[in-house]
């Protein structure tokens, strides 16, 4: 110096063009003496970061920036 992979909720991951889910965590009620369990409802993401192509981009392209990993 070169190659690949990853980057979405506080954590651990789906989703791969048409307004973003899920577990687990957090918050409120319900049940308990009371914690925990369960149940029911909220909270919390301009999907790493600039372009670009598109009617539309988290998705497809290009650079970069973080981390992992191979080779010299």
């Nucleotide at each position: 110096g070169g190659g690949g992979g990853u980057u979405u909720a506080g954590c651990u991951c789906a989703g791969g063009g048409g307004u973003a889910g899920a577990g687990c965590g957090c918050g409120u009620g319900c049940u308990u003496u009371g914690c925990a369990u369960g149940c029911a409802c909220g909270a919390g993401g301009c999907c790493a970061u600039g372009g670009g192509u598109u009617c539309g981009a988290u998705u497809c392209c290009c650079a970069u920036a973080a981390u992992c990993u191979c080779c010299a």
Predicted 3D model of a 72-nucleotide RNA (transfer RNA) from a Candidatus Methanofastidiosia archaeon.
It matches the Rfam family "tRNA". The family's RNA type in Rfam is transfer RNA.
Its mean pLDDT, the model's own confidence on a scale to 100, is 83.
NCBI's taxonomy places the organism under Archaea, Methanobacteriati, Methanobacteriota, Candidatus Methanofastidiosia.